[in-house]
This is a predicted complex of two RNAs, RNase P RNA and transfer RNA, with 443 nucleotides together. It holds a member of the Rfam family "Bacterial RNase P class A". It is annotated as a ribozyme. Rfam's curators write: Ribonuclease P (RNase P) is a ubiquitous endoribonuclease, found in archaea, bacteria and eukarya as well as chloroplasts and mitochondria.
RNA sequence: AGCAGACCGGAUGACCGCGCCCGAACGUUGAGUUGGGUGAGGAAAAUCCGCCCUCCACAGGGUACGGUGCUGGCGAAAUGCCAGGCGGGGCGACCCGACGGCAAAGUGCCACAGAGAAGCAUAUUGCGAGGCUGAGCGCAAGCGCUCAGCACGCGAGGGUGAAACGGCGGUGUAAGCGACCACCAGCGUCGGCAGCGAUGUCGGCGGCUAGGCAAACCCCACCGGGAGCAAGGUCAAGCAGGCGCAAUGGGGCGACCCGUCCCGCGCCGGGUAGACUGCACGACGCGCCGAGUAAUCGGCGAACGAGAGAGAUGGUCAUCGGGCUGUCUUACGACAGCUUACAGAAGGCGGUUUACAGGUCGGCUU
RNA sequence: CGGGGCGUAGCUCAGCCUGGUAGAGCAUCUGCUUUGGGAGCAGAGGGUCGGAGGUUCGAAUCCUCUCGCCCCGACCA
Repeated sequence: AGCAGACCGGAUGACCGCGCCCGAACGUUGAGUUGGGUGAGGAAAAUCCGCCCUCCACAGGGUACGGUGCUGGCGAAAUGCCAGGCGGGGCGACCCGACGGCAAAGUGCCACAGAGAAGCAUAUUGCGAGGCUGAGCGCAAGCGCUCAGCACGCGAGGGUGAAACGGCGGUGUAAGCGACCACCAGCGUCGGCAGCGAUGUCGGCGGCUAGGCAAACCCCACCGGGAGCAAGGUCAAGCAGGCGCAAUGGGGCGACCCGUCCCGCGCCGGGUAGACUGCACGACGCGCCGAGUAAUCGGCGAACGAGAGAGAUGGUCAUCGGGCUGUCUUACGACAGCUUACAGAAGGCGGUUUACAGGUCGGCUU
Repeated sequence: CGGGGCGUAGCUCAGCCUGGUAGAGCAUCUGCUUUGGGAGCAGAGGGUCGGAGGUUCGAAUCCUCUCGCCCCGACCA
C1' cells in the first nucleotide's frame, strides 16, 4: 500500500418521563399514589427467498404458468451454507460467475456499415492471359509479348463490422482453395490412469471446422395447489332490511379443464370500531467437551432472556471513553473546539441483500 | 401489518410483451395572417427514459439491487 475473516458498536451517576408484570397500603370499583422487577438490532429494515402455523376438502389428476440448473456434503427448506471442479480477472493475498442444451430437436434475431451475416453463401474492389474475339508490336514465320472486351475459374489480398466460415508455414496451381502435408487450436468417439463425482491427464481413431444470442422462443431434468396472524378460534355489544340473478344454476378448491364438496351469490343500505386467544420453551440463543478441512452434527451444563395495540424502550446534565481538526511542544504529551453512525420489535424462525460515525483482534499478500 | 401497481419532454400519456435512429397531444419560442389581440397556418427547440450494476455487438425494453409515489384489504346481520 492492500486482501480477506471474526467481533464491538459507548460506560457510570443524578434528575425528569414511558410500556408491561408482581406486591403493599390508602382508596374504593373509574383509576390514581407508592415499592420492586423487566424493556430493541446487527441489521429489528427492504419484504427478496424459504419454512413453521392457520383456513380453504384429507391438497387429488392433467394442461398452462412460474422458478431453479457444474459436482459432493450439510440443512426442515431456500435465489441458503461449506468444500471441490471449470471459466474469467488480479504481480499476489484473493475476488467474481443465472456454470444444462444453439454440432448430431426445431424456430427466431444479428440494426448501421459491408461484395457477403449463417445458405455448403458471396462480387461493377481484386487475382488469373489457362479459353475465345479484336487491335498493335516483334521476329527465327507460327509463335511470343502488350492492351481492350467476353465468358469462365478463384476466394488468397485489401476493406467493412461486435462477429467474415479454423491459425501459421509449405507443396501444388494459370490464379487459387484442407486440394494436399507438417505443427498448433478446437470437436466427436474409444480406451488406460487418478478421483465418490464434477473433472483432470495420457494414448489411439475419425471426419476435416461445426459463428454469436437460450437474463430469445424453446428442449431436457427437478421443484411449486391457493391465500395469509386484518390467517384462524372463543366471547361480548349492536342493527333493518330492500332489490336482482340462478337449479343445463351459483359458489369454494382465486389461471383453465376433469374431479369433488357445499347451497346460495351479487349490489345497495344498516350495526360494531370491544375483550381474550393465536403470542413468547424455541428447527432459539449462551458456555464447555467431542466428531468433521468446513458448513454442520452429537453430548453435558446453567438460565428463561421485550410483548405494545396508533403502538413503550426516551430526554437533559456531569464525569470518563473513542475519533477528527487546530494551537503549543524536538518528542512524550497538554489545551480548545467539533463529533459519537445506520436505524428501530408487532405471530415466530432460517437465510439473502441493502444502510452504517468509528473501533478492536488475530491472519495473509506485495 | 399484508397484497398489488406505477416512474419516459414543463404537464398527460404511447413505445417495453417480440432489444437496433425515443414519439403524440397540450404547453413554450419564431414566422405568416390581423389596425392590435385571440383563433388559424407553417416551422423550431426541449429527454441521457427515477438511480446503480449485469446479460448482449447493442438495453427505455431482459435480469438483479435500490429510491420515490399511488391503490386495495376489518368484523356482524